[in-house]
RNA sequence: GGGCUUAUAGUUCAAUGGUAGAACGCUGGUCUCCAAAACCAGUAAUCCAGGUUCGAGUCCUGGUGGGCCCG
Numbered sequence: 001g002g003g004c005u006u007a008u009a010g011u012u013c014a015a016u017g018g019u020a021g022a023a024c025g026c027u028g029g030u031c032u033c034c035a036a037a038a039c040c041a042g043u044a045a046u047c048c049a050g051g052u053u054c055g056a057g058u059c060c061u062g063g064u065g066g067g068c069c070c071g
Base pairs, nucleotide, nucleotide: 001070002069003068004067005066006065007064010024011023012022013021018054025043026042027041028040029039030038047063048062049061050060051059
């Protein structure tokens, strides 16, 4: 320098172009003499800028970060 791939909640992962979810975590509550466990409730996210579309996490273009390959 060229190519491929990836980016979603604090973490690990889902989500046919049509309401962004789960588990763990965290917070509060129930229970307990106290705590843990268990149970209930809450919490919080689509890497950035454009384009296509009635509608984009999803498709397209460019950029940025990570991983891999070629030179």
A computed fold for a 71-nucleotide RNA from Candidatus Kaiserbacteria bacterium CG10_big_fil_rev_8_21_14_0_10_45_20, annotated as transfer RNA. The prediction has a mean pLDDT of 84. It matches the Rfam family "tRNA". About the family: Transfer RNA (tRNA) molecules are approximately 80 nucleotides in length. By type it is a transfer RNA.